[in-house]
Context: one part of a larger RNA
Molecule: small-subunit ribosomal RNA, central domain
Organism: uncultured Erysipelotrichaceae bacterium
RNA sequence: UUGGGCGUAAAGGGUGCGUAGGCGGCUGAUUAAGUUUGUGGUGAAAGCGUGGGGCUCAACCCCAUAAAGCCACAAAAACUGGUUAGCUAGAGUGCAGUAGAGGCAAGUGGAAUUCCAUGUGUAGCGGUAAAAUGCAUAGAUAUAUGGAGGAACACCAGUGGCGAAGGCGGCUUGCUGGGCUGUAACUGACGCUAAGGCACGAAAGCGUGGGGAGCAAAUAGGAUUAGAUACCCUAGUAGUCCACGCUGUAAACGAUGAAUACUAAGUAUUGGGGAAACUCAGUGCUGCAGCUAACGCAAUAAGUAUUCCGCCUGAGUAGUACGUUCGCAAGAAUGAAACUC
Numbered sequence: 001u002u003g004g005g006c007g008u009a010a011a012g013g014g015u016g017c018g019u020a021g022g023c024g025g026c027u028g029a030u031u032a033a034g035u036u037u038g039u040g041g042u043g044a045a046a047g048c049g050u051g052g053g054g055c056u057c058a059a060c061c062c063c064a065u066a067a068a069g070c071c072a073c074a075a076a077a078a079c080u081g082g083u084u085a086g087c088u089a090g091a092g093u094g095c096a097g098u099a100g101a102g103g104c105a106a107g108u109g110g111a112a113u114u115c116c117a118u119g120u121g122u123a124g125c126g127g128u129a130a131a132a133u134g135c136a137u138a139g140a141u142a143u144a145u146g147g148a149g150g151a152a153c154a155c156c157a158g159u160g161g162c163g164a165a166g167g168c169g170g171c172u173u174g175c176u177g178g179g180c181u182g183u184a185a186c187u188g189a190c191g192c193u194a195a196g197g198c199a200c201g202a203a204a205g206c207g208u209g210g211g212g213a214g215c216a217a218a219u220a221g222g223a224u225u226a227g228a229u230a231c232c233c234u235a236g237u238a239g240u241c242c243a244c245g246c247u248g249u250a251a252a253c254g255a256u257g258a259a260u261a262c263u264a265a266g267u268a269u270u271g272g273g274g275a276a277a278c279u280c281a282g283u284g285c286u287g288c289a290g291c292u293a294a295c296g297c298a299a300u301a302a303g304u305a306u307u308c309c310g311c312c313u314g315a316g317u318a319g320u321a322c323g324u325u326c327g328c329a330a331g332a333a334u335g336a337a338a339c340u341c
Stems, first nucleotide, its partner, number of pairs: 003313004007295002012309001014200004021193003025087007033080002035076008049065006090190001091187003094183005102176007109153001114148007124135002161168002205246006214240002219235004257308006265286009290297002314341003323334004
């Protein structure tokens, strides 16, 4: 390579949009590029294949023949492709509804922590397994009133909802994306996938400028201990928050790529439609066939099929070295080998 695979053994790209490419619904006409058939040419000889023959057999030798491919011509028109005319089941638009922590911006509310001021009040408070460091007679802790400031939004809350993923949760307003249901007015295959590419992308981290209540890497002290660069305690700086820019990674997980079709039932729940039976779209559980090494999956498939992309090919070395690209840096992306077993 062929093949076989990718939930947990190696293996699904973090996610989307989309270019090339690959693949693509129904009906008619046409074309003849692919396709199929025929004829001719070529296909050197030897060899290979098939049939036959000669050395006693065989190896070996001889004869005949076949044959892919390529070229030309003629023909066929089912399928694929091209052209053309239509269709409506895919896709999209319209119209009528509808649910939602979807996004961005501005404003605003209450509880709580901390701090400040003042009043009351007096000897402790705090913390732990027990303590101590720490705070406190310069009046703490507690309690009451007023004020400041930052961050997060109890209950509602749900196996719940929304979003492509990351993710999104007080309330109000403005702007704005997507979905679902019903209808069947419009377009008429406009579709699916997607190498490169572009965009988005938790936390931590970086740059500049703000902000800083609580928490808290680092750090200091107190304990513990043989030691204790830890676990526990008291403090506490980056950071956490905001604006703009960068980084581009995660157990970015359903460890399960996207799309379409088909394949028993039962039950719960969310949003529509329907008078109802029921039905459409999601989210869960149980479970048949089937699948699986097993665990388990089972209409939200890991079943049965098709299309397209990504990826794997013993373990270590190693996500390392070298080179290249990107980045302010940290580092990221791409990504070996010797050698060992």